[in-house]
RNA sequence: GGGGUCGUGGUCCAGCUUGGUCAAGAUUCGCGGCUCGGGUCCGCGAGAUCCCCGGUUCGAAUCCGGGCGACCCCA
Repeated sequence: GGGGUCGUGGUCCAGCUUGGUCAAGAUUCGCGGCUCGGGUCCGCGAGAUCCCCGGUUCGAAUCCGGGCGACCCCA
């Protein structure tokens, strides 16, 4: 220099192909139940304007363009 994959709560990971009303789940944290107490378990709750900017559209995490970052391959 060229090509590919990826970026979503504190952490992990779906959703993107096929745009649509509250972005699912696990874990974590808080409260409560259970227990002599703790753990496990159960219930409720908190937590992401989806890496940034722009565009398309009635509507964008999703489609398009540019940028940044991570990993891999080629040179």
Molecule: transfer RNA
Organism: Patescibacteria group bacterium